[in-house]
Molecule: transfer RNA
Organism: Candidatus Polarisedimenticolia bacterium
RNA sequence: UGGGGCGUAGCCAAACGGUAAGGCAGCGGGCUCUGGACCCGCCAUCUCAAGGUUCGAAUCCUUGCGCCCCAGCCA
Numbered sequence: 001u002g003g004g005g006c007g008u009a010g011c012c013a014a015a016c017g018g019u020a021a022g023g024c025a026g027c028g029g030g031c032u033c034u035g036g037a038c039c040c041g042c043c044a045u046c047u048c049a050a051g052g053u054u055c056g057a058a059u060c061c062u063u064g065c066g067c068c069c070c071a072g073c074c075a
Stems, first nucleotide, its partner, number of pairs: 001071007010024003018055001026042005048064005
């Protein structure tokens, strides 16, 4: 420098263009003498950033940023 993949909560991770599942962790409660286990509830006004397309964007397009892989160049 070129090509490809990825970026969603503290962590992991899903989501035919129709308005963000689930698990772990955390918080509150139940149970218990207490804790653990178990059970119930809560937990992303929004998906890396900025634009664009669309009635509608995490999803499609553009640019940028970051990470990973492959190739190349220089040493």